[in-house]
About this RNA:
Model confidence (mean pLDDT): 77 of 100. FMN riboswitch aptamer (RFN element) from Sulfitobacter marinus, 154 nucleotides, folded computationally. Its Rfam family is "FMN riboswitch aptamer (RFN element)". Rfam links the family to the GO term FMN binding.
RNA sequence: ACAUAUUCUCAGGGCGGGGUGUAAUUCCCCACCGGCGGUAUGUGGCCUUGCGUCACGAGCCCGCGAGCGCGACCGCCCCUUUUGGGUCGGUUGGUCAGCAGAUCUGGUGAGAUGCCAGAGCCGACGGUCAUAGUCCGGAUGAAAGAGAAUGCGU
Numbered sequence: 001a002c003a004u005a006u007u008c009u010c011a012g013g014g015c016g017g018g019g020u021g022u023a024a025u026u027c028c029c030c031a032c033c034g035g036c037g038g039u040a041u042g043u044g045g046c047c048u049u050g051c052g053u054c055a056c057g058a059g060c061c062c063g064c065g066a067g068c069g070c071g072a073c074c075g076c077c078c079c080u081u082u083u084g085g086g087u088c089g090g091u092u093g094g095u096c097a098g099c100a101g102a103u104c105u106g107g108u109g110a111g112a113u114g115c116c117a118g119a120g121c122c123g124a125c126g127g128u129c130a131u132a133g134u135c136c137g138g139a140u141g142a143a144a145g146a147g148a149a150u151g152c153g154u
Stems, first nucleotide, its partner, number of pairs: 001154002004151007016030004031134002033123002035064004042056005047050001059121002067099002070093006077086003103119005125137003
């Protein structure tokens, strides 16, 4: 240094102003926010000045995650009397199929959906005196992954 095992730690931001209204951080106008890995023509450091190397660099390019949905199992209750069906709750599976979102124009250049300029667009589920990316809740949860320690091997 690489590979592998175990353990530990960490791992999401945002409603400010105005309007309408009995009522809205939910509607309307202006505003605000952007998880993880990859990709790299940007930015910075270093010296060996190179197609060098290190760090950072995309919400809407590729993929992943939580959530919903779906399947399986369990429990309560209900319908039905059958090898059945349904509500609610719990556990679990994992890409299977569905939601899983959303970007264009111009410029530069060998090369850009990433840089520069401009204009756009997107955001689970449940709750609510009124419809929520921003409030409350599941969640002191889970997790993509990041880091550290230790063991074994090369």
Lineage of the source: Bacteria > Pseudomonadota > Alphaproteobacteria > Roseobacteraceae > Sulfitobacter.